Predicted 3D model of RNase P RNA and transfer RNA as a complex of 481 nucleotides. Rfam match: Bacterial RNase P class A.

RNA sequence: UCGGAUGGCUGGAUGGCUGCUCCUUGCAAUGGGGAAACCCGUAAGGGGAGGAAAGUCCGGGCUCCACGGAAACACGGUGCCGGGUAACUCCCGGCGGGGGCGACCCCAGGGAAAGUGCCACAGAAAGCAAACCGCCUACGCGCCGAAGUUCAUUUCUCGGUCCGUUGGUAAGGGUGAAAGGGUGCGGUAAGAGCGCACCGCGUCCUCGGCGACGGGGGCGGCAGGGUAAACCCCACCGGGAGCAAGACCGAAUAGGAAGGACUGGCGGCUUUGGGCCACGGGUGAGUUUCCGCACCGUCCUUCGGGUAGGUCGCGAGAGGCGUUCGGUAACGGGCGUCCCAGACGAAUGGCCAUCGAUCGCCUUUCGGGGCGGGGACAGAACCCGGCUUACAGGCCAUCCGGCGCU
RNA sequence: UCCCUGGUAGCUCAAUGGUAGAGCAACCGGCUGUUAACCGGUAGGUUGCAGGUUCGAGACCUGCCCAGGGAGCCA
Numbered sequence: 001u002c003g004g005a006u007g008g009c010u011g012g013a014u015g016g017c018u019g020c021u022c023c024u025u026g027c028a029a030u031g032g033g034g035a036a037a038c039c040c041g042u043a044a045g046g047g048g049a050g051g052a053a054a055g056u057c058c059g060g061g062c063u064c065c066a067c068g069g070a071a072a073c074a075c076g077g078u079g080c081c082g083g084g085u086a087a088c089u090c091c092c093g094g095c096g097g098g099g100g101c102g103a104c105c106c107c108a109g110g111g112a113a114a115g116u117g118c119c120a121c122a123g124a125a126a127g128c129a130a131a132c133c134g135c136c137u138a139c140g141c142g143c144c145g146a147a148g149u150u151c152a153u154u155u156c157u158c159g160g161u162c163c164g165u166u167g168g169u170a171a172g173g174g175u176g177a178a179a180g181g182g183u184g185c186g187g188u189a190a191g192a193g194c195g196c197a198c199c200g201c202g203u204c205c206u207c208g209g210c211g212a213c214g215g216g217g218g219c220g221g222c223a224g225g226g227u228a229a230a231c232c233c234c235a236c237c238g239g240g241a242g243c244a245a246g247a248c249c250g251a252a253u254a255g256g257a258a259g260g261a262c263u264g265g266c267g268g269c270u271u272u273g274g275g276c277c278a279c280g281g282g283u284g285a286g287u288u289u290c291c292g293c294a295c296c297g298u299c300c301u302u303c304g305g306g307u308a309g310g311u312c313g314c315g316a317g318a319g320g321c322g323u324u325c326g327g328u329a330a331c332g333g334g335c336g337u338c339c340c341a342g343a344c345g346a347a348u349g350g351c352c353a354u355c356g357a358u359c360g361c362c363u364u365u366c367g368g369g370g371c372g373g374g375g376a377c378a379g380a381a382c383c384c385g386g387c388u389u390a391c392a393g394g395c396c397a398u399c400c401g402g403c404g405c406u
Numbered sequence: 407u408c409c410c411u412g413g414u415a416g417c418u419c420a421a422u423g424g425u426a427g428a429g430c431a432a433c434c435g436g437c438u439g440u441u442a443a444c445c446g447g448u449a450g451g452u453u454g455c456a457g458g459u460u461c462g463a464g465a466c467c468u469g470c471c472c473a474g475g476g477a478g479c480c481a
Stems, first nucleotide, its partner, number of pairs: 001402010012355007020048008031040003050377001054388002057386005062242004075238005080094005095109001096107004110233002115231002117227003132173002134169003138165003142161005181199006200222001201220008246312004256303007267277004281296004319338008359372005407477007416430004424461001432448005454470005
């Protein structure tokens, strides 16, 4: 200097004018709104968005509901080891595997010897292993050659070879993502862990480590592919709903209960009031029909539950900052200090001036000068710990690789 | 606040984990005096995006993006 890796910080500054919201104090008040609950003004002082306030993906606090306790089943989730934490699928440290020259990064990383399913196409064969080409042995038939016998041929013997049959084989070819360890040497009729060496694998012992696991040694010739982000098995975890949770105050209308008063759908008989008789309708309980049973209206007062509405929940907290101690770290302990948004048709805004990261244009004597624009993603809604996603630009620290110089 | 469903060609929809297709539309040719209809043919795909599991993903898993829908109180 170029390229890269990891971690962290920041997320325009200053001033003026004018608004909004919350808190405290004072004033107003004999005020206004509302049926009530309750709300409303003004002055001063003080506070007033984020690293993600977002997505609502996990985990908790808090609140209500359910539940005598525990276990099991179902369902959902998690899944190497150790630690952190209120808890987590989060974080830290490590182990194993993979990628990168490296700094470093990635991994749902238990079980396939409990069982079931699937493995297209290709290929002989895709899961009880099997044998297409090939290689080899034996036998049969034919052909060729050699030697011996013979006048000659056949037969007989040996070798080669085509075809067929039986058997051996899994080295080689070919298919596939995957074919029952790999490489080499020996061995064999041809071959083969058949034998040996190394690597891999299994198992036992031992050493180190809390452990995952790692080192060493012995034995075993290899022992039944892959897939569980397919069903499943094993271990562990999980009650449900969510601030529109929930608590308190509390209209009108409708409905409920109690008391009182008035009164009874139509018809008939009787009648002072009223009483009696029969008939009809509606409701009940899951469809229809029949039978039976029960109930039925108006007004006033009071009570209780709920709704609209109002208040609380609602900001001192797994809080921030500084320092120190323990720990590799995540984190934890001690001490000091600070109080730091709280709306609900939803505040945190608007205008102006100066500066300004940076961008564009013009100019240049390559030092610079002039003009113009002016800041990414994004806006709390019960709170907190994480994860994920979005983000213009700037800064810091550590480390890696290349090139150049000393 | 709590949930559910979907995203595939221009449109409407298919597709056991195994070559991404159908109808309509588009384009070209034929038929016709011309158009439509009809006949023959052709093109068109980041399966919303990114990563993972698998030999292999439209499908399975995870995280995002977009669209649509539902529930809460009283009767």